[in-house]
RNA sequence: CGAGCCGGCCGGGCGGCCGCGUCGGACGGCACCGCUGUCCGCCGAGGAAGGUCCGGACUCCACAGAGCGGGGUGGUGGGCAACGCCCACCCGAGGCGACUCGCGGGAAAGUGCCACAGAGACAGACCGCCAACGGCCCGGCGACCGCCGGGUACGGGCAAGGGUGAAACGGUGGUGUAAGAGACCACCAGCGCCCCGGGCGACCGGAGCGGCUGGGCAAACCCCACCCGGAGCAAGGUCAAGAAGGCACGGUUCGCCGUGCCGCGCGGAUGUUCGAGGGCUGCUCGCCCGAGUCCGCGGGUAGGCCGCACGAGGGCAUCGGCAACGUUGCCCCGGAGAUGGAUGGCCGCCGGGCGCACGACACGCGCCGCACAGAAUCCGGCCUACAGGCCGGCUCGUCCA
RNA sequence: GCCCCCGUAGCUCAGCUGGAUAGAGCGACAGACUUCUAAUCUGUUGGUCGCAGGUUCGAAUCCUGCCGGGGGCG
Numbered sequence: 001c002g003a004g005c006c007g008g009c010c011g012g013g014c015g016g017c018c019g020c021g022u023c024g025g026a027c028g029g030c031a032c033c034g035c036u037g038u039c040c041g042c043c044g045a046g047g048a049a050g051g052u053c054c055g056g057a058c059u060c061c062a063c064a065g066a067g068c069g070g071g072g073u074g075g076u077g078g079g080c081a082a083c084g085c086c087c088a089c090c091c092g093a094g095g096c097g098a099c100u101c102g103c104g105g106g107a108a109a110g111u112g113c114c115a116c117a118g119a120g121a122c123a124g125a126c127c128g129c130c131a132a133c134g135g136c137c138c139g140g141c142g143a144c145c146g147c148c149g150g151g152u153a154c155g156g157g158c159a160a161g162g163g164u165g166a167a168a169c170g171g172u173g174g175u176g177u178a179a180g181a182g183a184c185c186a187c188c189a190g191c192g193c194c195c196c197g198g199g200c201g202a203c204c205g206g207a208g209c210g211g212c213u214g215g216g217c218a219a220a221c222c223c224c225a226c227c228c229g230g231a232g233c234a235a236g237g238u239c240a241a242g243a244a245g246g247c248a249c250g251g252u253u254c255g256c257c258g259u260g261c262c263g264c265g266c267g268g269a270u271g272u273u274c275g276a277g278g279g280c281u282g283c284u285c286g287c288c289c290g291a292g293u294c295c296g297c298g299g300g301u302a303g304g305c306c307g308c309a310c311g312a313g314g315g316c317a318u319c320g321g322c323a324a325c326g327u328u329g330c331c332c333c334g335g336a337g338a339u340g341g342a343u344g345g346c347c348g349c350c351g352g353g354c355g356c357a358c359g360a361c362a363c364g365c366g367c368c369g370c371a372c373a374g375a376a377u378c379c380g381g382c383c384u385a386c387a388g389g390c391c392g393g394c395u396c397g398u399c400c401a
Numbered sequence: 402g403c404c405c406c407c408g409u410a411g412c413u414c415a416g417c418u419g420g421a422u423a424g425a426g427c428g429a430c431a432g433a434c435u436u437c438u439a440a441u442c443u444g445u446u447g448g449u450c451g452c453a454g455g456u457u458c459g460a461a462u463c464c465u466g467c468c469g470g471g472g473g474c475g
Base pairs, nucleotide, nucleotide: 001397002396003395004394005393006392007391008390009389010388012350013349014348015347016346017345018344020044021043023041024040025039026038027037028036029035030034046372050383051382053381054380055379056378057377058232059231060230061229065285066284067283068282070228071227072226073225074224075089076088077087078086079085090104091102092101093100094099105223106222110221111220112217113216114215126162127161128158129157130156133155134154135152136151137150138149139148140147141146170188171187172186173185174184175183189213191210192209193208195206196205197204198203236306237305238304239303245262246261247260248259249258250257251256264298265297266296267295268294269293270292277289278288279287313332314331315330316329317328319326320325351370352368353367354366355365356364402474403473404472405471406470407469408468411427412426413425414424420458428446429445430444431443432442433441451467452466453465454464455463
C1' cells in the first nucleotide's frame, strides 16, 4: 500500500422567537383543603423507545398442592435474579489465515417414512458367476448296475462384477473355493467392552479384547434428562358518585324536613349443610371461599388518587477471574410520566452530504434539514430497521529498510 | 395488554400426515359454428407458492426470523 476478519462507540452542536406537557412559585377568578386563568422558572424519547420472541420484578388468585395431559430446552463447565441470554472450552463443517457457522441428547426401546429408478431401501437376485452335489443327455469300459470323461443352469449355490439411485450392507491386498463370501489372514476406518495417562467435565492420547459391520430421517411419532401453576398495571388497592328505594334517630304547622347507615329495580328458574356458584382459563382429585347464582326486560355510573418513576441504577478506581461477571471504596440522581395520550414549528451560525467539476486538496456558489424511528408498570436479553462517522485489535499478500 | 388465523395464475379457491409436470373454475387471447353477437365447442396463455435463511437426497408443505392483511377477548 492492497485485500480482509473481529470488537467497541457516536448517531448532530450552539443560540433566538412562538407553541405543548408534568412539577414548583406569584397574582387573580369560582365562593375555596379543590378546580381554573395569566405570568415566571426547572425539566421533557431511544439505541433500538419497535416486533411482542424469551426471561424476571411486582400484583391478585390455596404463599402455589398431587396425578395425568400439554408446552419448552437439549455438547460440557461457568456467569446471572432468571432465561431459549452471555463467556470459555470440546466436537463437527468451512476458510491459506485472522476467524465464522452449527435446534450439537438418543436411529443395536419401539412404530413409521425413504417418491421415481432399481433385483433389492433393511430386505433381496435382473443381467451375471458356478458343472463341487442331485437330475437329464451323450460317449467309453461288449450290455444292466457301477465307474470314468464330456455337455446342460432343471433343482440348487453365490453376491465378486455390471447396472439403478441422494443413499446398496465396511475399504485395499491376499488365502481359499466349483464359483464365491469376514469364511479366514494382514493393514486401515468404524462400533462395543475393559485398562492406563491427561482434563472439574464435554473429550483427547495410547494399549488390549470381542463380534466381524448394525443405512438415513427424531425441524416424523416417540424415548431420555432438566425446566414450567394461572392471569396480567384495563394486574391490584382506595375514595367518591348515582339509580329504585329502605331502615334508625331527632324535629314537626303531621304536608314533611334534617342527619346517619344500607343499597340498582321488576319478572322467572335454581340453591342455602342432602349446599348452587366461584377460585380452577385443559381434565381428575384435593383444598379454600361460600349465600347467593343464572336468564329476560328496564335503569344508573363512564370519575379522582395510589400503584408510578431510586433501580438486579449509572460513573471512576481497586482486587479476583482467560472471559462473561463478581468484591470493595468513592461520587452522581430536581430532572418524561401523558390517560384520546405532551416532546412540535420557524430562523441564524457551525458540522455533514450532493452537484457545478476532474484523480486529489483548498476556496467559492447552489441544493438538501439531513438515517431508522418515537415512551405508556418497570427491568435483563434476543431479533429486526438504520444516512453518515469515529476508535481499537488482528490476519494474508506485495514492496522498502 | 393477551391471543388466533390467512397470504398459491388477473379473480375465487384446491393441494399443506414432504416426492419432482403445482391443479380446478371464472377470465384473457386465437380458431370453429353464425349474416353478426351471445351461448356452446376446441386450443393456447399465465405462477419469485408473501420474503429470507435452515433441516432433508428432495420444501407450496417441516423449523426459525421478518413483511403484509384480517379477526377475537378484557
Molecule: RNase P RNA; transfer RNA
Organism: Nocardioidaceae bacterium